[in-house]
Context: one part of a larger RNA
């Protein structure tokens, strides 16, 4: 110079306080330690692993295990030789299946008709590798942080390292402006330029219906700039307060993440040096694991109920997605679900019922008409197949559990918190994960205190 400091000044930020709901006790779902196995593949391990890679292990995936095969190869390139009943299809029989075996069918494209390619064979070069090394690397990531900060030219200063600029004095989300001033001036960031919410204009189509007006959809403009007023300061910098206005000072969301830091994370996305491996650490293939179970831990999901549960009855959304697809009326079944096939490559048809709400009835604080594990039967579905290991259904059965100890998360407004919908992935599996709306609060005196961050010193 830097970094530390239980040194000192200033300031931030759901960091604390103030509050709302919560984990941490139950049962489950799931991810990981451990154990255990013939395997129980591999990575990720304080914040920044642990519903993470994985947008979905019954086979397949799949890398692991045992067991069968195979060795120029499942997969690419060249070369030499070989091939006419060649390539290619391929019954019986063996097998668990790869595979083996071959009855039988039976080709192509150029041609000077000599051949020559394509395929198929046999050799030899080689392919293969999810094998190590993320401390040999691109690439991309997390993370400090969207924090306000990191530099450079010129000139000065200091024997130099280095110092000024960047620092003082005020603002600000902000090295944001302003003023000072050995400095002047740039650049990376900041901010602004993007997209999306929210008002209005025109335009052009949808729908309603009162027929020129609404609303929806797209296009394309307009509007907010501290512009205006008053205060307050020293002021060409902001603050504070009001006015018009849909919208007030950065209008709310979201894209964007500087030098750099953690030899962070990734050779198992991929690409790739080195190194090992080449009748096996490569390939194919059945089963069987990844689903284990004395346990610990994270991260949900359901609950302990009366602001409830059940029963009937009635209303209102938005974003999607849909042809190897969505699948309506209808009919059948308590139901899951079947028959059915109308319409729809979709502002036209489907998925679709929104759900909490809100109207009425019962239940009367009880392990219950809470609560719904757990098991038995009996079925539906997708799918060669649901024992090992799937979802869901209808009967029965009805466990722990009466608000959770130290300790700990999350959130400042259309947000917490509830309350359902959709999509990706995907045959089938969702309480994960990403959208999407419905109802909708409380609280913030403040900055001593914890944490983490910025600038001076």
């Nucleotide at each position: 110079u830097g970094a530390c400091g239980g040194g000192g000044g200033c300031c931030c930020g759901c960091a604390c306080a103030a509050g709302c709901a919560g984990c941490g006790g139950a049962g489950c779902g799931u991810g990981u330690g451990g154990u255990u196995u013939a395997a129980u593949u591999c990575g990720a391990u304080g914040c920044g692993a642990c519903a993470c890679g994985a947008a979905g292990a019954a086979c397949c995936u799949u890398a692991c295990c045992u067991g069968g095969g195979u060795u120029u190869g499942a997969c690419a390139u060249g070369u030499a030789c070989g091939u006419a009943g060649u390539a290619g299809a391929g019954a019986a029989c063996c097998g668990a299946a790869a595979g083996g075996g071959g009855a039988u069918c039976g080709a192509c494209g150029c041609u000077u008709c000599g051949g020559c390619g394509a395929g198929c064979g046999u050799a030899c070069a080689c392919a293969g590798g999810u094998g190590c090394u993320g401390c040999a690397u691109g690439g991309c990531u997390g993370u400090c942080g969207u924090c306000a900060g990191c530099u450079c030219g010129u000139g000065c200063c200091g024997u130099g390292a280095g110092g000024u600029g960047u620092u003082g004095g005020g603002u600000u989300a902000a090295g944001u402006c302003c003023c000072a001033c050995a400095a002047c001036g740039a650049g990376c960031g900041c901010a602004a330029c993007c997209c999306u919410c929210g008002u209005u204009g025109c335009u052009a189509g949808u729908u309603a219906c009162a027929c020129g007006u609404a609303u929806c959809u797209a296009g394309c403009g307009a509007g907010a700039c501290u512009g205006c007023c008053g205060g307050c300061a020293u002021a060409u910098a902001a603050c504070c307060g009001g006015a018009g206005g849909a919208a007030g000072g950065u209008g709310g969301g979201g894209a964007u993440g500087a030098c750099g830091u953690c030899a962070a994370g990734u050779c198992a996305g991929c690409a790739u040096g080195g190194c090992c491996u080449u009748u096996a650490u490569g390939u194919c293939c059945a089963g069987g694991g990844c689903u284990a179970c004395a346990c610990a831990c994270a991260c949900g999901c359901u609950a302990c109920a009366a602001u409830g549960g059940u029963c009937g009855g009635u209303a209102c959304a938005g974003a999607g997605g849909g042809u190897c697809g969505c699948g309506a009326a209808g009919c059948c079944g308590c139901g899951a679900g079947g028959c059915g096939g109308a319409g729809c490559c979709a502002a036209u048809c489907c998925c679709a019922a929104a759900a909490a709400a809100c109207c009425g009835a019962u239940c009367g604080u009880a392990g219950u008409c809470c609560g719904g594990a757990u098991u038995g039967c009996a079925g539906u579905c997708u799918g060669c197949a649901a024992c090992u290991c799937g979802a869901c259904u209808g009967c029965a059965u009805g466990a722990a559990g009466u608000c959770g100890g130290a300790a700990u998360c999350g959130c400042u407004a259309g947000u917490a918190a509830u309350c359902g919908u959709g999509g990706a992935u995907c045959a089938g599996c969702a309480c994960g994960c990403c959208a999407c709306g419905g109802u909708g609060a409380a609280u913030a005196c403040g900055u001593u205190c914890c944490c983490g961050g910025g600038c001076c010193u």
Annotation
The part of an RNA shown here (small-subunit ribosomal RNA, 3' major domain) has 457 nucleotides and comes from an uncultured bacterium. The full RNA is in RNAcentral, with records from SILVA.